[in-house]
RNA sequence: GUCCCCGUCGUCUAGCCCGGCCUAGGACACGGCCCUUUCAAGGCCGCGACACGGGUUCGAAUCCCGUCGGGGACG
Repeated sequence: GUCCCCGUCGUCUAGCCCGGCCUAGGACACGGCCCUUUCAAGGCCGCGACACGGGUUCGAAUCCCGUCGGGGACG
C1' cells in the first nucleotide's frame, strides 16, 4: 500500500444477510422494594447501548460512502 472481518447498556450477547410490530431484547453486575430474625437464594421494579459524520428512503442498528479504532491476510 491492497484486501477481508469486527465496533450495540458497566461486561457478555441477540437483532444486521432479508429496513418497518414492542420502550433496540436477554444474561450478569449495580440500585430500590418484597420475602427472611438476619444473610444468601427467590420475586417485582429501576438503571443503562447502536464508534463518528454524511447519503439513500415515507422510514436506517440494519443498505451505500467516508473517517476513527481493533484484528487478520498478501506484498
The RNA shown here (transfer RNA) has 75 nucleotides and comes from a Candidatus Omnitrophota bacterium. It was read from a public genome assembly. The organism belongs to Candidatus Omnitrophota, within Bacteria. Its Rfam family is "tRNA". Rfam classes the family as a transfer RNA.